[in-house]
The prediction has a mean pLDDT of 80. A computed fold for a 488-nucleotide part of an RNA from Paratrichodorus minor, annotated as small-subunit ribosomal RNA, 3' major domain. It matches the Rfam family "Eukaryotic small subunit ribosomal RNA". The family is grouped with related families in Rfam's "SSU clan". The literature on the family includes a 2001 paper in Science by Yusupov et al., "Crystal structure of the ribosome at 5.5 A resolution". Gene Ontology terms of the family: structural constituent of ribosome and ribosome. The source organism's lineage runs through Eukaryota, Opisthokonta, Enoplea, Trichodoridae and Paratrichodorus.
Context: one part of a larger RNA
């Protein structure tokens, strides 16, 4: 000096608690881990910081696990063997899961590539992640960390880096044996709101002036054409715009706080994030890697099968209800992120329209390499009309028979998906416990990503839109400071 622990005083956090809100823990079912069982149910991770995490939604494949079964993709070198032939290959029978000359049997072919031995590579989703690299993850979302030159000590250190207000903040204010400083904080970056002001747009509109169609006429409403004098909406470029700026109040009248007004904003969200560390987590991201292990009966490599999905049970992440704020029938009627075939050979991707089919689905023409086509994405809860009437009921959809069709080489242990028929449990859920302050919570769908096929998952997007703090250290943690002594 302070990873730590003992006591005191400040300060902070919905990974703390107050107020409350959704819940989860109970019931089906999906889906991760234990476990049990298996030929093998492949494996890493286990408190925050493992556990819908390994972007792991696994039918082959992936794969690495089991159970067969070709194949060398054994560079090179050095010694043999060999041209009177080192070796390669193969029909047909057997044989085999196999149209594997794999193995026999039979005999042709082939021509120095290669075969045999050592030595040494190679390859490894083999082991070490406690041999490392990188790059995540945690302490740790808090404020915190260093060193020049002074100054105190013999020295290890210490001051700076603080009594006190303030701030999200070691943020300043100001006090001061320190002065000046540097990383972090902030500032920056991206993203949301506002711009009638600038730049523009036949891939965005508005406007003008026709041609048509149709209603309900002066006119509107849809289908085109022409114009190119416009930029409100639309789209992006470049810029403004907010600074606690303006008044009041509290504050050393400082630093800064409250409030109010004006205004489109008087905390919009995320991203980057210091020093020091864990023997945290990946050798299963990598033609990044050390060393061991293996290497032809292979832990290489490819096939063909099975399995990661296996079920007396524990536990976690979810989805679906338990209904009347509701279910179903019908009818209105609104969205914002985003995605999308291929330029050599066959046409795989978003798909409007037509037929056909109850539905899934299947045929035929078109459009789109995309602000042009799908699509003004007519999205769903929302809303209105109408049935149902408090019953395990038309709530609720689990199980489970039949049947159809798509994806794919393949669907059995049922890939989805549709039809009809079953119609279990569950009547708001002990003890615990989890997230959350606003366009948030929650409730609704809709897009992307994995993807031939498959959301109950992740990541965005908008619609709908509360209730309750605006506080406090009681629990549970983290930060300073002080003290005392144990301890490294």
């Nucleotide at each position: 000096u302070g990873a730590c622990g003992g006591a005191a005083g400040g300060g902070c956090a919905c990974c703390a608690c107050c107020a409350g809100g959704a819940g989860u823990g109970g019931a089906g079912c999906c889906u991760g881990c234990g476990g049990c069982u298996u030929a093998a149910u492949u494996u890493g991770a286990c408190u925050c910081a493992a556990c819908a995490c390994g972007g792991g939604g696994a039918a082959a494949c992936u794969c690495a696990c089991c159970c067969g079964g070709c194949c060398c993709g054994g560079a090179c070198a050095c010694c043999g063997u060999a041209a009177g032939g080192a070796u390669u290959g193969a029909c047909a029978g057997a044989u085999u899961g196999a149209g594997a000359g794999c193995u026999c049997u039979u005999u042709c072919u082939u021509g120095a590539u290669u075969c045999g031995g050592u030595g040494g590579g190679u390859g490894g989703u083999g082991g070490u992640g406690c041999a490392u690299g990188g790059c995540c993850g945690u302490u740790c979302u808090u404020a915190g960390u260093u060193g020049g030159u002074g100054g105190a000590g013999c020295g290890a250190u210490u001051u700076g880096u603080c009594u006190g207000g303030u701030u999200u903040a070691u943020u300043c204010c100001g006090a001061u044996a320190a002065c000046g400083a540097a990383c972090g904080a902030g500032a920056c970056u991206c993203u949301a709101g506002c711009c009638u002001a600038c730049u523009a747009a036949a891939u965005a509109g508005a406007c003008a002036c026709u041609g048509g169609u149709u209603c309900u006429u002066u006119g509107g409403a849809c289908c085109g054409g022409u114009g190119a004098a416009c930029u409100u909406c639309u789209u992006a470029g470049a810029g403004g715009g907010a600074c606690a700026a303006g008044c009041g109040a509290c504050g050393u009248u400082u630093a800064g706080u409250c409030g109010c007004a004006c205004g489109a904003g008087a905390u919009u969200g995320a991203g980057c994030a210091a020093u020091a560390a864990c023997a945290g987590g990946u050798c299963u991201g990598u033609g990044a890697u050390g060393c061991c292990c293996u290497u032809a009966g292979a832990u290489g490599u490819c096939c063909g099968g099975g399995g990661c999905u296996g079920c007396a049970c524990g536990c976690g992440c979810g989805c679906u209800a338990c209904a009347c704020u509701g279910a179903a029938g019908g009818c209105a009627u609104c969205a914002u992120c985003a995605u999308g075939u291929u330029u050599c050979u066959u046409u795989u991707c978003c798909u409007a329209c037509c037929c056909c089919g109850g539905a899934a689905g299947g045929g035929g023409c078109g459009g789109g390499u995309a602000a042009c086509c799908c699509g003004a994405u007519g999205a769903a809860a929302c809303g209105c009309c109408u049935u149902c009437g408090u019953g395990a009921u038309u709530g609720g959809g689990a199980u489970a028979g039949g049947g159809a069709c798509u994806u794919g080489c393949a669907a059995u242990u049922a890939u989805u998906u549709c039809c009809c028929u079953u119609g279990a449990a569950c009547g708001a859920g002990g003890a615990a416990u989890u997230c959350c302050u606003a366009g948030u919570a929650a409730g609704u769908g809709c897009g992307a990503g994995u993807c031939a096929u498959c959301a109950g998952c992740u990541c965005g997007c908008g619609c709908u839109g509360a209730u309750u703090a605006c506080g406090u250290c009681c629990c549970u943690g983290c930060c300073c400071u002080u003290u005392g002594u144990a301890c490294a």